Molecule: Glycine riboswitch aptamer
Organism: Merdimmobilis hominis
RNA sequence: AUCCGGGAGAGACCCAUAAGGGCGCCGAAGGGGAAAUCGCAAGAAACUCUCAGGCAAAAGGACCGGAU
Numbered sequence: 001a002u003c004c005g006g007g008a009g010a011g012a013c014c015c016a017u018a019a020g021g022g023c024g025c026c027g028a029a030g031g032g033g034a035a036a037u038c039g040c041a042a043g044a045a046a047c048u049c050u051c052a053g054g055c056a057a058a059a060g061g062a063c064c065g066g067a068u
Base pairs, nucleotide, nucleotide: 001068002067003066004065005064006063011023013022014021015020024055025054026053030051031049032048033047037042
C1' cells in the first nucleotide's frame, strides 16, 4: 500500500414553485494552531479551530484486528 471485519458524534430541521436560502449542531477524512523543551530553529496529539467535511439510510470515516 491492497483486501476483509469492527467503527463514534451531531436537525429525516425550517422557508420556498424550483434553483436555492436560513438557523442550530458534530469532529474520527483532510487542513490550520500552538505548550513543555529550547531560546536560533525545531516542536505532537484522540487537545484546539471548524476552512473543508458531516448531522435518516447510503457513502465517507481517525483508530483497532486479520490476511497478502